[in-house]
Molecule: Bacterial RNase P class A
Organism: Candidatus Azotimanducaceae bacterium
RNA sequence: CGAGCCGGCCAGGUAGUCGCCGGCUGAAGCAGCGUCUCUGGACGCCGUUUCGGCGGGAGGAAAGUCCGGGCUCCACAGGGCAGGGUGCCAGGUAACGCCUGGGGGGCGAAAGCCCACGGAAAGUGCCGCAGAAAGUAAACCGCCGACCGGGCUUGCCCGGACCGGUAAGGGUGAAAGGGUGCGGUAAGAGCGCACCGCGCGCGUGGUAACACGCGUGGCAGGGUAAACCCCACCUGGAGCAAGGCCAAAUAGGAAUCCAUUGGCGCGGCCCGCGCCGGAUUCGGGUAGGCCGCUGGAGGUAUCCGGUGACGGAUAUCCUAGAUGAAUGACUACCCGCGGCAGCAAUGCCGUCGACAGAACCCGGCUUAUCGGCUGGCUCGCUUG
Numbered sequence: 001c002g003a004g005c006c007g008g009c010c011a012g013g014u015a016g017u018c019g020c021c022g023g024c025u026g027a028a029g030c031a032g033c034g035u036c037u038c039u040g041g042a043c044g045c046c047g048u049u050u051c052g053g054c055g056g057g058a059g060g061a062a063a064g065u066c067c068g069g070g071c072u073c074c075a076c077a078g079g080g081c082a083g084g085g086u087g088c089c090a091g092g093u094a095a096c097g098c099c100u101g102g103g104g105g106g107c108g109a110a111a112g113c114c115c116a117c118g119g120a121a122a123g124u125g126c127c128g129c130a131g132a133a134a135g136u137a138a139a140c141c142g143c144c145g146a147c148c149g150g151g152c153u154u155g156c157c158c159g160g161a162c163c164g165g166u167a168a169g170g171g172u173g174a175a176a177g178g179g180u181g182c183g184g185u186a187a188g189a190g191c192g193c194a195c196c197g198c199g200c201g202c203g204u205g206g207u208a209a210c211a212c213g214c215g216u217g218g219c220a221g222g223g224u225a226a227a228c229c230c231c232a233c234c235u236g237g238a239g240c241a242a243g244g245c246c247a248a249a250u251a252g253g254a255a256u257c258c259a260u261u262g263g264c265g266c267g268g269c270c271c272g273c274g275c276c277g278g279a280u281u282c283g284g285g286u287a288g289g290c291c292g293c294u295g296g297a298g299g300u301a302u303c304c305g306g307u308g309a310c311g312g313a314u315a316u317c318c319u320a321g322a323u324g325a326a327u328g329a330c331u332a333c334c335c336g337c338g339g340c341a342g343c344a345a346u347g348c349c350g351u352c353g354a355c356a357g358a359a360c361c362c363g364g365c366u367u368a369u370c371g372g373c374u375g376g377c378u379c380g381c382u383u384g
Base pairs, nucleotide, nucleotide: 001380002379003378004377005376006375007374008373009372010371012334013333014332015331016330017329018328020057021056023054024053025052026051027050028049029048030047032045033044034043035042036041059355063366064365066364067363068362069361070360071239072238073237074236083235084234085233086232087231088102089101090100091099092098103117104115105114106113107112118230119229123228124227125224126223127222140170141169142166143165144164145163147160148159149158150157151156152155178196179195180194181193182192183191197219198217199216200215201214202213203212204211205210243291244290245289246288253282254281255280256279257278258277262276263275264274265273266272298317299316300315301314302313303312304311305310335353336352337350338349339348340347341346
């Protein structure tokens, strides 16, 4: 210098003007309550309106709502089944399907990246097309033996028929019952042997996953479990529109009292009772308001423990709380980008400035994202 890999960070800047949301605070007006009082009022508290002052106001993903937890309400003796989820090992954590470290497999020359990575000998299902055959495997071509016919150079060649053997060769397929080689055989075949692979047993190392070594077995019922299933472990439901408090008007409800003069009903009459009436009180609920509502598994720095995720100690900081839902607009300069002009310095222009917008709060994952800054690592080339 070039190519590449793994992280961390920023998310246009400054100033001015005008607005929006909520907090604290000052003044004035109004309403309520309390105390005092010379009955006029004064003082204090709380609420509200207006006008000022001070300081604060989106994100790395606020997103998708896919996992996990806090919190709230409901349910719940104990055990089991069903349903759902997870799936190599160890650790971290409030918890996780997340993270860290390790093992195994795959990709890459390397840094590094990817993997739902338990069980196919419990059972069931499926394996398209092609192919003879797709499962207690299979004979299409080929090879070999036997049979029949012919030819002759008499132990070989050609042809036929279909009986048997053969999984070494060809062909089909994602996949055809270990691989390579030597021996063996009529031809072949773990049929025998060596090495590799695989199963089983033992030993060693490791917390473990697993690795290595030795011995042993000729080697098996092919694949598929993000197919049913089996095994192990985890798992109540709903969500801040959770949930709680205050509480109009209207309608309806309950209790007490009044009126029973009147109307209706109790077959005609009287008493009585019930309904219709009025007043007061109470309770539920609606509109509306308040709480929940942001100080928390919180951030930053240093030190300590740990390979690391992370944990501990000390100091320090306070950093949005809206609800028809604030966090914006404009101007100037600078920065970046694009276009035009110019040899250049530079000048002019731009509906230019990524993805995007909190809603109870956290920990993750995933997805979107202009332009930059920065740390570490791998490989190649060149120069000293």